Predicted 3D model of a 537-nucleotide part of an RNA (small-subunit ribosomal RNA, 5' domain) from an uncultured bacterium.
[in-house]
Context: one part of a larger RNA
């Protein structure tokens, strides 16, 4: 000087920032990833209407039954759950950074462009029956729908066989390309009797783009030689299998090869990086927040679904733990927010809202979003304010010291006149909001819905917040302490103490006149701090 600091004494206020560095130890509770009824059939609730029965002259009520709207949503299905949030355990690696490559490669949602969306089928959950089971779930039977599922048609296109061209062959590239392969879904609206028009959101093929990622290679960054040799898929090769793609990435032959004192192999330490910190720079240490990227998600191993994962809040195995059992079998995993126990010197609230900002799903209204934006605790850190100003000398009174004459605390109080920041306290009171939805105007269209566009004409959104800022009221009122004071080192006396008590970074102080211990009075530096301690430079 610095710090994610901790301890000691003190502690008035706002901004801003920060807060499990230790056991990647276990974990009670709640939350954190849902969403679409404009994909599908149920099921419930309500409302209109028709139709039948019962009562009743009848209006009507009840009850059944049909169509149709509304709201709700268990369940198929369809996107998302691969993000966004933790953490640094492992990793000395192409893991990072950096600079190229890929004639070896993907790449869902989203942009563009072309083309097209015909025509069938058999299931299945759900519900209903029935069983089994303490649960946690399972088992049969019957029956049903899609934008689930699986033939067939089409082939704009794409794929290949195949050809042709470049090439010295192989490869590559480019062109062309079957008689071979190879799609698909509806749904909400308007007009019409109806065929069938037409509008939107889908869906399918396949081109280009954007993003995101895969891989490969050149350089750079720790210690250690009390680690000197390593190494059989090891190194090349030829096929062949696998992959999104190269590649012993795997296999089978075949060859003996490949790496090393420019440190291989081994151990030990650790995420990497912009960047932090100190230094005049070289350089040294470090690597919290806040960004990129990489690992991992109780431990170890595996695949499945998908464009994406070998998947923190998913599955299957195995172990360790920890609940629950009817003992026969089941759960479950905070390094997600917040909490809690443990260990530790030592690090917070079991908050509030989606208003914004971003994300997920919807045509949309909207719902989820411990991301995020806020508030809350902590002088933990920087910054910034206050705690009163002017006057006032009998130089009071106590206190200290004294040569006893005084001298010092000290303008310091007192006292008199101001000020009103800060807290307190009465009003008043924001930005942050863009947008939405209704309506009304232009386009689109035959039209009207819808769709695109404008438009304030109406209504509506705020956790934070009655805050923040603003006006007044009151009244010096609520608001200082820590550490030194032999030298380094600003800052000196009395008293006790008598090699004791005891101090202390270093030197060294204390054995009867201690400026060094302990007290005091009085100086000095800092000042909502001020010391000590730990660690960097």
């Nucleotide at each position: 000087a610095a710090c994610g600091a901790a301890c000691g004494c003190u502690g008035g206020c706002g901004g801003c920032g920060u807060g499990g560095a230790u056991a990647a130890g276990a974990c009670a509770u709640g939350c954190a990833a849902g969403u679409c009824g404009c994909a599908c059939g149920g099921a419930u609730u309500u409302c209109u209407c028709g139709c039948u029965g019962u009562a009743g002259c009848a209006a009507u009520a009840c009850a059944g039954u049909g169509a149709g709207g509304a709201g709700u949503u268990a369940g198929u299905g369809g996107c998302g759950c691969a993000a966004g949030g933790g953490u640094g355990c492992g990793u000395a690696a192409c893991a990072c950074g950096u600079g190229g490559g890929c004639a070896a490669c993907c790449u869902g949602c989203c942009c563009u462009g072309a083309a097209g969306u015909u025509g069938g089928g058999g299931a299945u959950a759900g519900c209903c029956c029935g069983c089994c089971g303490a649960a946690a779930g399972g088992c049969g039977g019957a029956u049903u729908a899609a934008u689930a599922c699986c033939g067939a048609a089409u082939g704009u296109g794409g794929c290949u066989a195949c050809c042709g061209a470049u090439u010295u062959c192989u490869u590559u590239u480019c062109g062309g390309g079957a008689c071979g392969c190879u799609a698909a879904a509806g749904c909400c609206g308007g007009g019409g009797c109806a065929a069938c028009c037409u509008g939107g959101c889908g869906c399918u093929u396949c081109u280009g783009g954007a993003u995101g990622g895969g891989c490969c290679c050149g350089c750079g960054g720790c210690c250690u030689a009390u680690c000197a040799g390593c190494u059989a898929g090891u190194u090349g090769g030829u096929g062949a299998g696998g992959u999104a793609a190269c590649g012993g990435c795997u296999c089978a032959c075949c060859a003996a090869g490949g790496c090393g004192a420019u440190g291989a192999c081994g151990g030990g330490u650790a995420g990497c990086u912009g960047g932090u910190c100190u230094g005049a720079g070289a350089g040294g240490a470090c690597g919290a927040c806040c960004a990129g990227c990489c690992a991992c998600a109780c431990u170890g191993g595996a695949a499945c679904u998908g464009a994406g994962a070998c998947a923190c809040g998913g599955u299957c195995c195995a172990g360790a733990c920890a609940c629950c059992u009817a003992c026969g079998g089941g759960u479950g995993g905070c390094a997600g927010c917040a909490g809690u126990c443990g260990a530790g010197a030592a690090u917070u609230u079991u908050u509030c809202u989606c208003a914004a900002u971003g994300g997920g799903g919807g045509c949309a209204a909207c719902c989820c979003u411990g991301a995020a934006g806020g508030a809350g605790c902590g002088a933990c850190g920087c910054c910034g304010c206050g705690u009163g100003g002017a006057g006032g000398a009998u130089g009071a009174a106590g206190g200290u010291c004294u040569u006893c004459g005084g001298a010092u605390u000290g303008u310091a109080a007192a006292c008199u006149c101001c000020u009103g920041u800060c807290a307190u306290u009465g009003g008043u009171g924001a930005a942050c909001a863009a947008g939405a939805u209704u309506g009304c105007c232009c386009g689109u269209u035959a039209a009207c819905u819808g769709c695109g566009g404008g438009u304030u004409a109406a209504u509506u959104u705020g956790a934070u917040a009655g805050u923040a800022g603003c006006c007044g009221a009151a009244g010096a009122g609520g608001a200082a302490g820590g550490g030194a004071c032999g030298g380094c080192u600003a800052a000196c006396u009395c008293u006790g103490u008598g090699c004791c008590a005891g101090c202390a970074g270093c030197c060294g102080c204390g054995g009867u006149a201690a400026u060094a211990c302990a007290g005091a009075g009085g100086u000095c530096c800092c000042g909502a701090g001020c010391g000590u301690u730990g660690u960097u430079c």

The full RNA is in RNAcentral, with records from ENA, Greengenes and SILVA.